[in-house]
This is a predicted structure of a 350-nucleotide part of an RNA (small-subunit ribosomal RNA, central domain) from an uncultured bacterium. Model confidence (mean pLDDT): 88 of 100.
Context: one part of a larger RNA
C1' cells in the first nucleotide's frame, strides 16, 4: 500500500476557468521502453523448506537438494500499453443559416405609490392598539385639491414558466457584450475528459474613502403589558439600506446529492428549435433534437425514497469521511485595516 463509503447516519470543495499529473476514439507502418517465454552471469554463510544421518529420542548438530519470489546478458514473441508512420470521421472544435431568453454592463427615460416643502379649502381632533399611553395638532394638524422637489422599488403580463458556472438576474428605450439551441453535414482531424496546487467570480452582514438619504430600520430612547420584561404591542430613530471605488470570502452558498463519457421500460405536462402527414389553412397529429417537471418498470436503497436530470449498471480523474464530546478550539503558519477567514491538533473525558 491493500478496504468499505459519501441525499438524509461520519463524508461532495460555494461555482467556475486551468498547470503539472492521470486517463483517453477507429485502421494501419515501424519500433520493442513496458508485457510474456527461453537464456547468461550473479543472488555469502546461516536462517526457512525438502531428503537422509548423528547424538538412547527431542531440543540441537552434519551432508545434499530446493529456494532466496531479485538484479543482470543475449534472444525469440508483438496481443494489450507506450513510442513512432500514415489516414479516417462518429469524441470536440469551426463555419454558414435559423433561433429563445429578468445572461452581463453603460447611458438616458417613464408611471403608480411614499415623504417633504409651498400655497388654496377648512376647523377639532389626528394617529394608534387588545384596550391605551407615549407621539402630532388654534403657531391650523388629520383630510381635501394644487405646485415643486427628492429617494428607493418597479403591479397586472408572471408560470410548476425563462437566463446564466454558481452567486444571482424582471418598468421601458438605445448602445456595446457573453453563453446556448436547432438545421446544413461544408471545414479542421482526436484537437478530448477529469484536474493537486494556481487564478477568477463569489448573497447578506460588516469595514475603509467619497455621495446620498423617501420608506424601512440594529442599536438607542419613551409608551405600554408583565411578577419582572434588557422581549413580542406602540411613538420615534442612528448605523445600514442606495450609488462609485477599494476590501472581507462567509451562508441550511442546499438537488445537504462533484465533473465528463456510455449503457438500460414507459406514460403525461411545459418551455424553445426542426422535419414529416392531413388537398390548403386556423388547427391537429406524428417523430426528433435541446431543456424544465410529475408518475412510474427493472434495478438500487436500511428505509424515506430514487428510478434517461439515478440515488441503476459500468469507465476516466478530482475532493473528502473513519465513534461522541473536548473543537472547527488551542498552537503554529498564512490572509485581512479590522471583524475574522483559511489550514488543523492533543491532553482529558464518556
Nucleotide at each position: 500500500c491493500u478496504g468499505g463509503g459519501c441525499u438524509u447516519a461520519a463524508a461532495g470543495c460555494g461555482u467556475g476557468u486551468g498547470u503539472a499529473g492521470g486517463c483517453g476514439g477507429a485502421c494501419u507502418u515501424c519500433u520493442a521502453a513496458g508485457u510474456a517465454c527461453c537464456u547468461u552471469g550473479u543472488g555469502a554463510a546461516a536462517u526457512c523448506c525438502c531428503a537422509c544421518g548423528g547424538c538412547u529420542c527431542a531440543a540441537c548438530c552434519g551432508u545434499g537438494g530446493a529456494a532466496c519470489u531479485g538484479c543482470u546478458u543475449g534472444g525469440u514473441a508483438u496481443a494489450c500499453u507506450g513510442g513512432u508512420u500514415g489516414u479516417c470521421u462518429u469524441g470536440a472544435g469551426c463555419c454558414a443559416c435559423u433561433u429563445a431568453g429578468g445572461g452581463g454592463c453603460u447611458a438616458c427615460c417613464g408611471g403608480a405609490a411614499c415623504a417633504a416643502a409651498u400655497g388654496g379649502u377648512g376647523g377639532a381632533g389626528c394617529g394608534g392598539u387588545g384596550a391605551a399611553a407615549u407621539g402630532c395638532g388654534u403657531a391650523g394638524a388629520u383630510a381635501u385639491c394644487a405646485u415643486u422637489u427628492g429617494g428607493a422599488a418597479c403591479g397586472c403580463c408572471a408560470a410548476u414558466g425563462g437566463u446564466g458556472a454558481a452567486a444571482a438576474c424582471a418598468g421601458g428605450u438605445a448602445g456595446c457584450u457573453g453563453g446556448g439551441a436547432g438545421u446544413g453535414u461544408g471545414c479542421u482531424g482526436a484537437c478530448g475528459c477529469u484536474g493537486a496546487g494556481a487564478c477568477a467570480c463569489g448573497a447578506a452582514a460588516g469595514c475603509c474613502a467619497g455621495g446620498g438619504g423617501a420608506g424601512c430600520g440594529a442599536a438607542c430612547g419613551g409608551g405600554a403589558u408583565u411578577a419582572g420584561a434588557u422581549a413580542c404591542c406602540c411613538c420615534g430613530g442612528u448605523a445600514g439600506u442606495c450609488c462609485u471605488g477599494g476590501c472581507c470570502g462567509u451562508a441550511a452558498a442546499c438537488g445537504a446529492u462533484g465533473u465528463c463519457g456510455a449503457c438500460u421500460a414507459g406514460a403525461u405536462c411545459g418551455u424553445g428549435g426542426c422535419a414529416g402527414c392531413u388537398c390548403u389553412g386556423a388547427c391537429g397529429c406524428u417523430g426528433u433534437c435541446a431543456u424544465g417537471g410529475u408518475c412510474g418498470a427493472a434495478g438500487c436503497a436500511a428505509a424515506a425514497g430514487u428510478g434517461c436530470u439515478a440515488a441503476g449498471u459500468c469507465g476516466a480523474c478530482c475532493g473528502c469521511c473513519u465513534g461522541g464530546g473536548a473543537a472547527g478550539u488551542a498552537c503554529g503558519g498564512u490572509c485581512g485595516c479590522a471583524a475574522g477567514g483559511c489550514u488543523a491538533a492533543a491532553a482529558c473525558u464518556c